[in-house]
Context: one part of a larger RNA
RNA sequence: UGACGGGGGCCCGCACAAGCGGUGGAGCAUGUGGUUUAAUUCGAUGCAACGCGAAGAACCUUACCAGAAUUUGACAUUUCAAUAUAUCUUUUUGAAAAAAAAGAUUUUUAAUUAUUGUAAACAAGUGGUGCAUGGCUGUCGUCAGCUCGUGUCGUAAGAUGUUGGGUUAAGUCCCGCAACGAGCGCAACCCUUGUUGUUAAUUACUAUGUUUAACAAGACUGCCGGUCACACACCGGAGGAAGGUGAGGACGACGUCAAGUCAGCAUGCCCUUUAUAUUCUGGGCGACACACGUGCUACAAUGGCCAAGACAAAGAGUUAGCCAGCUUGAAAAAGUAAGCCAAUCUCAAAAACUUGGUCUCAGUUCGGAUUGUCGGCUGCAACUCGCCGACAUGAAGUCGGAAUCGCUAGUAAUCGCCGGUCAGCCAUACGGCGGUGAAUACGUUCCCGGGCCUUGCACA
Numbered sequence: 001u002g003a004c005g006g007g008g009g010c011c012c013g014c015a016c017a018a019g020c021g022g023u024g025g026a027g028c029a030u031g032u033g034g035u036u037u038a039a040u041u042c043g044a045u046g047c048a049a050c051g052c053g054a055a056g057a058a059c060c061u062u063a064c065c066a067g068a069a070u071u072u073g074a075c076a077u078u079u080c081a082a083u084a085u086a087u088c089u090u091u092u093u094g095a096a097a098a099a100a101a102a103g104a105u106u107u108u109u110a111a112u113u114a115u116u117g118u119a120a121a122c123a124a125g126u127g128g129u130g131c132a133u134g135g136c137u138g139u140c141g142u143c144a145g146c147u148c149g150u151g152u153c154g155u156a157a158g159a160u161g162u163u164g165g166g167u168u169a170a171g172u173c174c175c176g177c178a179a180c181g182a183g184c185g186c187a188a189c190c191c192u193u194g195u196u197g198u199u200a201a202u203u204a205c206u207a208u209g210u211u212u213a214a215c216a217a218g219a220c221u222g223c224c225g226g227u228c229a230c231a232c233a234c235c236g237g238a239g240g241a242a243g244g245u246g247a248g249g250a251c252g253a254c255g256u257c258a259a260g261u262c263a264g265c266a267u268g269c270c271c272u273u274u275a276u277a278u279u280c281u282g283g284g285c286g287a288c289a290c291a292c293g294u295g296c297u298a299c300a301a302u303g304g305c306c307a308a309g310a311c312a313a314a315g316a317g318u319u320a321g322c323c324a325g326c327u328u329g330a331a332a333a334a335g336u337a338a339g340c341c342a343a344u345c346u347c348a349a350a351a352a353c354u355u356g357g358u359c360u361c362a363g364u365u366c367g368g369a370u371u372g373u374c375g376g377c378u379g380c381a382a383c384u385c386g387c388c389g390a391c392a393u394g395a396a397g398u399c400g401g402a403a404u405c406g407c408u409a410g411u412a413a414u415c416g417c418c419g420g421u422c423a424g425c426c427a428u429a430c431g432g433c434g435g436u437g438a439a440u441a442c443g444u445u446c447c448c449g450g451g452c453c454u455u456g457c458a459c460a
Base pairs, nucleotide, nucleotide: 001460002459004456005455007454008453009452010451011450012449013448015444016443019407020406021405022404023403026297027296028295029294030293031292032291033290034288035287042053043052064283065282066281067280068279069278070277073122077121078120079119080117081116082115083114084113086105087104088103089102090101091100092099093098124272125271127270128269129268133266134265135261136260137259138257140255145184146183147182148181149180150179151160152159153158164175165174166173190249191248192247193246195217196216197215198214199213200212201211220243223237224236225235226234227233286426299400303359304358305357306356307355308354309353315347316346317345321340322339325336326335327334328333366397371392372391373390374389375388376387377386413436414435415434416433417432418431419430
């Protein structure tokens, strides 16, 4: 000087408390461990791994396993030789890769092109090392800190500044002071949203406006009162759509964890080179006594079912997409087919909600797992291993032990809608969008994490 203390003081944070809703019990989905396996590819492991990489494993993906093949190679450059392009189709063998054979079409005369062959330089590697690395990322933490120049003090390590008195969300600002200044952070500048104005506009809307969009205005403790050191600031008020950071986002200082990633990419070194490379078929990544995490659906009457009726926002759509309407079907869907490169057309029905009816507390008209049968769709192909529909079946479950999580306002809770990935989809995930819309906070003693000062110290 730091780190540490079941030392002290001051102060914060959904940290506790006050509340609301969950998890832990059930079924299922999903990830992980373990076990199993020919293989169940690999990575991630307290917080900060476990619906994580994966914004989509039937083949492909795919890295794993079994088998069948290739060896200058699936890909790149160079050298040599030959051919002339090149493209397409068919047949045979085969699980395919591949091998063999046959045929068709037609252009150009260029070698800077393409194919084949030969061999060699080389290619290739999701092989190892994240404790050799770059880049990127997580975390403490959006915490308020971390430093420097000159000066001064100290033999020096270092100190001072940055401490002190107030104040703030803030090393924010004020005052004081052997310090005076400055930098990275804080804040502001950026985006969205809430109010108003001007301008513009069709595909929107309908009558002086809405909407969309561009540009402005607006909020600054500016005004008033009180408190204070009459400084910073705090409290109350006016006006105002909005008031003291208006709300939300992006933005993450010096550093810490030899944190994570060599499998996104790049890359040193090491290793493989008839195989640790490459191609293909089939299988596996989907196994299942069990254990854990994250979720979905429930256990019902603030509800289930039936009928009728109402109100969004934000998105997506043309190398074959979104698909109205009509017809068929009980439905999934099929057939046909208009419109739309989209404020025009379509996806598209919003749902919770309201009104009427029914059920009457039961393992039920709750709950929907599981299983059987028959169908539909995508796709070469749904057996391992897809989704959807109909009928039948109707399991556990009656609110969950110890323990534990989230949330302070348009939040929690609850209700639907959309998107990416994507042929299809195991999405209950993830990312967005709007609808309805609470309760509580006395307070800081305690638990956890953090900041500043100080003290002890056998630690560095």
Molecule: small-subunit ribosomal RNA, 3' major domain
Organism: Boodleopsis sp. H.0758